[in-house]
RNA sequence: AUUAAUAAUACGCUGAAUCCAGAAAUGGAACGGGAGAACCAACUAUUGGGGUGAAUCCUGACAUUAGUCAGGUAGGGUUAACUUUCGACCCGAAUCCGUCAGCUAAUUUCGUAAGCGUUGAGAGUGAAGGU
Numbered sequence: 001a002u003u004a005a006u007a008a009u010a011c012g013c014u015g016a017a018u019c020c021a022g023a024a025a026u027g028g029a030a031c032g033g034g035a036g037a038a039c040c041a042a043c044u045a046u047u048g049g050g051g052u053g054a055a056u057c058c059u060g061a062c063a064u065u066a067g068u069c070a071g072g073u074a075g076g077g078u079u080a081a082c083u084u085u086c087g088a089c090c091c092g093a094a095u096c097c098g099u100c101a102g103c104u105a106a107u108u109u110c111g112u113a114a115g116c117g118u119u120g121a122g123a124g125u126g127a128a129g130g131u
Stems, first nucleotide, its partner, number of pairs: 011117004018029004030112006040102001048100001049097004057072006075091005081125006
């Protein structure tokens, strides 16, 4: 100096999933989701339908039953002050309701998890420090 792994602290990332009070039980604030009138909209039917989420769709191969794999794709994320552009690197899942839900004021109800470790360049804006 490089590569890999582990640990601690700080910091940061995906996500609504954070903060405060309390000895605790718990409560509050904040941020999110669902249900739910009028008006409007809607052919709607077992080929069931619907919700959360970026995560939808297509092609091929293997299996022939469910699926497995490969390639792409709507869409989404990171690139350390912020925004944006270029480049680079990734994700493109999973799950819930149970025959039932369009929008939706009042109203009502639920969640506050889980998982990780990036830091190239140009422009603009902002902050701090120095002269």
Molecule: c-di-AMP riboswitch aptamer (ydaO/yuaA leader)
Organism: Firmicutes bacterium HGW-Firmicutes-15